[in-house]
RNA sequence: GAGGAAUGUCAGACAAUCGCAGCUUUUUUUAAGUUGAGGAAAGUCCGGACACCGUAGAGCAGCGUGACGGGUAACGCCCGCUCGGAGUAAUCCGCAAGAAAGUGUCAUAGAAACGGAAACAGCGUAAAAGACUUCGGUCUUCGCAAUGGUGGAAAGGCAGGGUAAGAGCCUACCAGCGGCGUGGUAACACGUCGGCUUGAUAAACCUCACGCGGUGCAAUGCCAGAUAGGUUCGUGUUGACCUUGCUCGGCGAGCGAACGGGUUGGCAGCUUAAGUUGAUUGGCAACAAUCAAUACAGAUAAAUGAUUGUCCACGACAGAAUCCGGCUUAUCGACAUUCCUCAACA
RNA sequence: GGACCUAUAGCUCAGUUGGUUAGAGCAACCGGCUCAUAACCGGUCGGUCCUAGGUUCAAGUCCUAGUGGGUCCA
Numbered sequence: 001g002a003g004g005a006a007u008g009u010c011a012g013a014c015a016a017u018c019g020c021a022g023c024u025u026u027u028u029u030u031a032a033g034u035u036g037a038g039g040a041a042a043g044u045c046c047g048g049a050c051a052c053c054g055u056a057g058a059g060c061a062g063c064g065u066g067a068c069g070g071g072u073a074a075c076g077c078c079c080g081c082u083c084g085g086a087g088u089a090a091u092c093c094g095c096a097a098g099a100a101a102g103u104g105u106c107a108u109a110g111a112a113a114c115g116g117a118a119a120c121a122g123c124g125u126a127a128a129a130g131a132c133u134u135c136g137g138u139c140u141u142c143g144c145a146a147u148g149g150u151g152g153a154a155a156g157g158c159a160g161g162g163u164a165a166g167a168g169c170c171u172a173c174c175a176g177c178g179g180c181g182u183g184g185u186a187a188c189a190c191g192u193c194g195g196c197u198u199g200a201u202a203a204a205c206c207u208c209a210c211g212c213g214g215u216g217c218a219a220u221g222c223c224a225g226a227u228a229g230g231u232u233c234g235u236g237u238u239g240a241c242c243u244u245g246c247u248c249g250g251c252g253a254g255c256g257a258a259c260g261g262g263u264u265g266g267c268a269g270c271u272u273a274a275g276u277u278g279a280u281u282g283g284c285a286a287c288a289a290u291c292a293a294u295a296c297a298g299a300u301a302a303a304u305g306a307u308u309g310u311c312c313a314c315g316a317c318a319g320a321a322u323c324c325g326g327c328u329u330a331u332c333g334a335c336a337u338u339c340c341u342c343a344a345c346a
Numbered sequence: 347g348g349a350c351c352u353a354u355a356g357c358u359c360a361g362u363u364g365g366u367u368a369g370a371g372c373a374a375c376c377g378g379c380u381c382a383u384a385a386c387c388g389g390u391c392g393g394u395c396c397u398a399g400g401u402u403c404a405a406g407u408c409c410u411a412g413u414g415g416g417u418c419c420a
Base pairs, nucleotide, nucleotide: 001342002341003340004339005338006337007336008335009334010333012311013310014309015308016307017306018305020036021035022034023033024032025031038317042328043327045326046325047324048323049322050216051215052214053213057248058247059246060245062212063211064210065209066208068080069079070078071077082096083094084093085092086091097207098206102205103204104201105200106199120148121147122144123143124142128141129140130139131138132137156174157173159171160170161169175197177194178193179192180191181190182189183188220268221267222266223265230259231258232257233256234255235254242250275294276293277292278291279290280289281288282287312315347419348418349417350416351415352414353413356372357371358370359369365403374390375389376388377387378386396412397411398410399409400408
């Protein structure tokens, strides 16, 4: 210098004028002061707080998660580590338990697709049987699965021995499985011994371990006002309704639908919270503890805007509605730190 | 604001426990029948299975993320 990797920050700036919403003070309908969107406010995909409901008890069903250790209020999130894969590397990706509990599936092709049976081409005539014979042999039964072919996958791979030809049939090495030992909290790694081999799929059923009551602020409570608890149908003490798919346990008289009628105002919940910023300590880290500082949107038709001027890199995605922790998705660009590879120079 | 459902041919729908070539009816087009039209009969055309990624030998189907459309709750 070029090309990359990871993490983090910012998201036009400043000034003036006119407006909008909340709060405070003064006044009595004005004035002044102060505050006013995001990293995703989004998707509603996870986890909680909070609120209510038969205090949510038992069983079955169902759903979710899935190497190991830690963090956290909790999680499917985060950190560390192990294993597998990608990359020259920094680094990144992984729904990463069990296929030796059982069941299912493996189309087409192929001899054969998981109970080891079968043989298209092929290899072999050592043994046994039969047929033919020119007595050399040939063919069939038969033995085999090395080689070819099929397939995503062919029953461990490869080399040597062995054999009629072959084959873990035997041996060495490698892969895999099991036992033992050492190290590690553990996943696992290394070493050693053994029998010789047990296909793939669990984002198919399933098994194992752990977790899950339901409904979501349109939850819920209060105040004020209005109104007729009216008509019809269905269902119910053989137990409806009362919260979840079912059953048991609990309660005990209404319940559901249609028509008709009324209301659609206010207050609380509502924003001080697992808060934010900084420092120190502990920890590899996520994070935790201590100390100090700080007050930072809260509407209900719903505010956060417009104009002008100057400057620059000419401004992306996008707008809070109960609140937090994550993930995912969208995003013009700019900057900082650390690291890797290549090239050149010293 | 919250809770859910759905997407396959021009339209309305099937598609089983992943499997060989994704079907049906209507519509469109061609031919027949008829004096002619409709009906009827025969045939043809028409598909990025909403999009992207993943699991698998193999995905309309299974998993994840997004996009469009729709329903309910005071």